[in-house]
RNA sequence: GAGUUUGAUCAUGGCUCAGGACGAACGCUGGCGGCGUGCUUAACACAUGCAAGUCGAACGGAAAGGCCCUCACCUUGGUGGGGGUGCUCGAGUGGCGAACGGGUGAGUAACACGUGGGUGAUCUGCCCUGUACUUCGGGAUAAGCUUGGGAAACUGGGUCUAAUACCGGAUAGGACCAUGGUUUAGUGUCUCAUGGUGGAAAGAUUAUUGUUUUGGUGCAGGAUGAGCUCGCGGCCUAUCAGCUUGUUGGUGGGGUAAUGGCCUACCAAGGCGUCGACGGGUAGCCGGCCUGAGAGGGUGAUCGGCCACAAGGGGACUGAGACACGGCCCUUACUCCUACGGGAGGCAGCAGUGGGGAAUAUUGGACAAUGGACCAAGAGUCUGAUCCAGCAAUUCUGUGUGCACGAUGAAGUUUUUCGGAAUGUAAAGUGCUUUCAGUUGGGAAGAAAGAAAUGACGGUACCAACAGAAGAAGUGACGGCUAAAUACGUGCCAGCAGCCGCGGUAAUACGUAUGUCACGAGCGUUAUCCGGAUUUAUUGGGCGUAAAGCGCGUCUAGGUGGUUAUAUAAGUCUGAUGUGAAAAUGCAGGGCUCAACUCUGUAUUGCGUUGGAAACUGUAUAACUAGAGUACUGGAGAGGUAAGCGGAACUACAAGUGUAGAGGUGAAAUUCGUAGAUAUUUGUAGGAAUGCCGAUGGGGAAGCCAGCUUACUGGACAGAUACUGACGCUGAAGCGCGAAAGCGUGGGUAGCAAACAGGAUUAGAUACCCUGGUAGUCCACGCCGUAAACGAUGAUUACUAGGUGUUGGGGGUCGAACCUCAGCGCCCAAGCAAACGCGAUAAGUAAUCCGCCUGGGGAGUACGUACGCAAGUAUGAAAACUCAAAGGAAUUGACGGGGACCCGCACAAGCGGUGGAGCAUGUGGUUUAAUUCGACGCAACGCGAGGAACCUUACCAGCGCUUGACAUCUUAGGAAUGAGACAGAGAUGUUUCAGUGUCCCUUCGGGGAAAUCUAAAGACAGGUGGUGCAUGGCUGUCGUCAGCUCGUGUCGUGAGAUGUUGGGUUAAGUCCCGCAACGAGCGCAACCCCUUUCGUAUGUUACCAUCAUUAAGUUGGGGACUCAUGCGAUACUGCCUGCGAUGAGUAGGAGGAAGGUGGGGAUGACGUCAAGUCAUCAUGCCCCUUAUACGCUGGGCUACGCACGUGCUACGAAUGGGUAGAACAGAGAGUUGCAAAAGCUGUGAAAGUGGAGCUAAUCUCAGAAAAACUAUUUCUUAGUUUCGGAUUGUACUCUGCGAACUCGAGUACGUGAAAGUUGGAAAUCGCUAGUAAUCGCGAAUUCGGCAAUGUCGCGGUAAAUACGUUUCUCGGGUUCUUGCAACACCCGCCCGUCA
Repeated sequence: GAGUUUGAUCAUGGCUCAGGACGAACGCUGGCGGCGUGCUUAACACAUGCAAGUCGAACGGAAAGGCCCUCACCUUGGUGGGGGUGCUCGAGUGGCGAACGGGUGAGUAACACGUGGGUGAUCUGCCCUGUACUUCGGGAUAAGCUUGGGAAACUGGGUCUAAUACCGGAUAGGACCAUGGUUUAGUGUCUCAUGGUGGAAAGAUUAUUGUUUUGGUGCAGGAUGAGCUCGCGGCCUAUCAGCUUGUUGGUGGGGUAAUGGCCUACCAAGGCGUCGACGGGUAGCCGGCCUGAGAGGGUGAUCGGCCACAAGGGGACUGAGACACGGCCCUUACUCCUACGGGAGGCAGCAGUGGGGAAUAUUGGACAAUGGACCAAGAGUCUGAUCCAGCAAUUCUGUGUGCACGAUGAAGUUUUUCGGAAUGUAAAGUGCUUUCAGUUGGGAAGAAAGAAAUGACGGUACCAACAGAAGAAGUGACGGCUAAAUACGUGCCAGCAGCCGCGGUAAUACGUAUGUCACGAGCGUUAUCCGGAUUUAUUGGGCGUAAAGCGCGUCUAGGUGGUUAUAUAAGUCUGAUGUGAAAAUGCAGGGCUCAACUCUGUAUUGCGUUGGAAACUGUAUAACUAGAGUACUGGAGAGGUAAGCGGAACUACAAGUGUAGAGGUGAAAUUCGUAGAUAUUUGUAGGAAUGCCGAUGGGGAAGCCAGCUUACUGGACAGAUACUGACGCUGAAGCGCGAAAGCGUGGGUAGCAAACAGGAUUAGAUACCCUGGUAGUCCACGCCGUAAACGAUGAUUACUAGGUGUUGGGGGUCGAACCUCAGCGCCCAAGCAAACGCGAUAAGUAAUCCGCCUGGGGAGUACGUACGCAAGUAUGAAAACUCAAAGGAAUUGACGGGGACCCGCACAAGCGGUGGAGCAUGUGGUUUAAUUCGACGCAACGCGAGGAACCUUACCAGCGCUUGACAUCUUAGGAAUGAGACAGAGAUGUUUCAGUGUCCCUUCGGGGAAAUCUAAAGACAGGUGGUGCAUGGCUGUCGUCAGCUCGUGUCGUGAGAUGUUGGGUUAAGUCCCGCAACGAGCGCAACCCCUUUCGUAUGUUACCAUCAUUAAGUUGGGGACUCAUGCGAUACUGCCUGCGAUGAGUAGGAGGAAGGUGGGGAUGACGUCAAGUCAUCAUGCCCCUUAUACGCUGGGCUACGCACGUGCUACGAAUGGGUAGAACAGAGAGUUGCAAAAGCUGUGAAAGUGGAGCUAAUCUCAGAAAAACUAUUUCUUAGUUUCGGAUUGUACUCUGCGAACUCGAGUACGUGAAAGUUGGAAAUCGCUAGUAAUCGCGAAUUCGGCAAUGUCGCGGUAAAUACGUUUCUCGGGUUCUUGCAACACCCGCCCGUCA
């Protein structure tokens, strides 16, 4: 810096990622070289070999080998024996070394380590310097020889011998010891005096005899190394708070190289600790290494310094040095040998083995170099130290796997919109080069020395030659973070994932492929550390609401502190100096071809010593009064404690009056009451609480404090003077106070009231409501110690605009105003804050001190401890485990059985229905070979369908067909076309006849083209197959509801807000006014159509007033009227009055055909419902292709116990039915059509025949339109009717190639006992005027007929009611508000019951 809490936002806060690192491991892959590194685990156990010896110039010697002499044998150059030598040397005595070097990190929280000092408290072999010496003697002993014991390890006795082994004597100072003097801060040094103590190997070697070399001894000094001691520094834990008896100190003694309780005897009673003793856990420390801007954090491999350890534990010996890795003794565990008696061993040395483990190498070469031990030595021996090699991509670093040209942009592969694109100059091909690897030849430095000789590495590095692009590339990733995408497969499966998350049929996230990106002999993953993380915050955080102020006070330690002066120099600042090892890091250079690597120089925050400065802090002294306190005066107050005294109310008891209820609730019941309640009156008793005043008030540290009076008592405030002189602030621990509830003991108990009982409510109701009722509430004493103990805000001090109210005091005033101090409130400036908000009573600006916080849950839980009678409280960063969030503030919407406002046939007021019956129709269900499919709350269900007998048709059965019924292309042939016969259910098949056309060219032979048919092959056709959750288009719905937005500006960190809110008004975001908004857009309204009135123009097919005519507007005629078609007019709150802000508007009125949008229609904003439709159409993807395509016949979509929706017809009654008479419409349709009239057939106004007229203001449907109306008409109150018409019989008609059984409509006659008498206190629908209701008429759809009672239109007759918006129901809108809990696409959460 990024991702991740949200619909979005800001802040808080955690989780995660990108970087670097590593003694690493794992996966895939792997050319070469160089420098490094390599048991982090079992301080587990170890076979085998090696890792410490050396000196014959210390010694006695001679086991083995060599050499010389000699003897024997004989295989004739060997074997054996003896003697010598000392070339050499086993064993032994002696000296030095073995305490170094090498390994490991178990222990250790310590003077162990680091750093800086001290040693006046010490030692130091070998080495260096100086000085003085190196004398006289002695007795042993190992080896050897001999003799025993034992399995072995080993060991006893006897006897002999040497020394640089051991012992004695002499000499010796300035050495050492004691005492005194001197000196010093002091017991040192130096120096003086007196007394005492103490040593040697004339050894070895050489010989040239020069005392050569080398030893040895005393003393002094140096160097090196070591011991002891002190200041400071570096882990966790208080759920470890007290520890300690040699403990702390002293004296005497002992011990040590040396100080010291190091040890001991005695004496004293000390010592350490909240500045963390004691205990527990963990750990070798450091230079450094990793990371980081730094401060820090982590770490302590390799290299270097120190320490500790050597199978576990203990001990000493030797020695200059050890309490000793490859020494000794004891003990323990383990292993091995054994003759069972007894012995041996210690890889945390180098290799190596087993084991453990994710994991770590060769039983290699050499002493050539460096270093070490011995040695007289530069000889030599030893050296798993060391130098090298081997193994491992384990780290770092270098280098290669080729370079140039090369487009037809080859093939292949991937993808595609099929055109192409990508891989890609990549390859092929052509030319060039040869690093590395390979082969051959040459070949170092490292070697130092007087010469010679001497190299493990190593025939290595390096040089040259040769051949040929020849032998040499992978790994991870590609949703975002994060550079890089497409296809296929899969289908919440398989899988991925660091976090968010991906996968449920179009996955850039899984798997594969292609492509791309990154790094590259490596690349990823895992573990761990730092960083990012300012997420423990010194640098550099916080605590009103996010985690976080102890409930409050008082006080100790501690921290911190007013003014002036002087001194000091601890802190502070500054100069010089010592140290800060080397290596490393940084910087500047050098050497390996470069680099890694390595060498040189320089720098290095600390500590010590010393000189200086004196502002600030500290310290000391002297002073001051502004902080703090004391004294005096005054008033205020529910401050505290104790005692006393009131009135109201309540309950109980007693008595009177009085009678049937009372009480209680939403409604009831439990309960009380005729044994007299409730009510009312009087009296008595009791306990608790204190009305009004009373408040935004007062007091108190907080908890809290309220009738009145008295006593005692704390604190604050104001005023004016005097005094003290910093006495102050804060405050861990400690101590005290501390609501309510609860506990203990004893009282008290009126009311109230946990528990409990009963009654209700409820699905249940361990609750809410009711009736009772015990602890308790009250008092005294003692515990408890907690609360949302809150201002969710620690205390103190200072500073920083105002306004307003109030309590107490003072000043001021006649009284006010006004000023001031101390409180209590409100509103606000600056500032702060994530915002909300805070704002002199700060959450502002600063200072001091204390407490607390570090993701959510687990959990304030467990364990431990303390307190408590108990309940429990305090402490507690518990932990395991689990999640990627949890939480804060604010924003937008939505929701609520929240509130305010408004509207709508929403309710109410009415009218008529549905729901009951029969039938029609649609749906579900069931059935079926099939009952094709879709639509499902409103917004599916007389819906798609405005019309299923075949067709339609998508379904089922059967029969057929396969380039196909349909489209385009290719080839061949035939014009097209028409008609017939046979088979078949048909599709179809076979076959016959007729027909040779049109256009263009022509060499007249012919050729070509268009249209169409046949045959063949393949590209392809075809699909009402799937997905409406992949889509377009169209549609429904909220809703014809009044809303939805934008630009600029302004406000806000931001999401957003404002505008659009407010006051009015409207049908309306309609308009007016106001306003940090000003404007604009889509909606509203208007513009459009129909209708209502009028004018005007034109009059045929319409009309007919006047004239003529007719049976008839029939005809002549007319242009007035009706009507039709155009064009216009009219209505705008324009006018008047009231109301209103004089506005918008509104109420009423006038005029008018019409009045406040006149009535109706079309018109549907941003959007919502993953709403509906892949079966209108279009379309992506998937699927079928002799079938899921296509043709045909028959069947089905019309089934039928049942359920629902929508309708029709009814159920009758004088407002009626029948019958008879006789009126009045509008709007449509018609040539594949509407079809008149007369006549005829017919019972039939079913139908047929007939055929005028009409492509329509002409003719037809069409007829009297029906209801209405009229009447000396009939019926006369019921399911035996003149209601009702289902059902059903007979006979016909019509449509239709043909077909009416499944399955059409109609007519006549008959049936008409089939239900039904107005339909549930269920439920529910429509409608506010030319509306409901009622009456008829027409049309579309068809080749044709019909399921139509449907749908869409048309007119006739023609109502009732609206108090009102509030009480309710439903829906919608607006704005504000609320939300502790709850939602953020659908689908909120919780609880209960049942399964």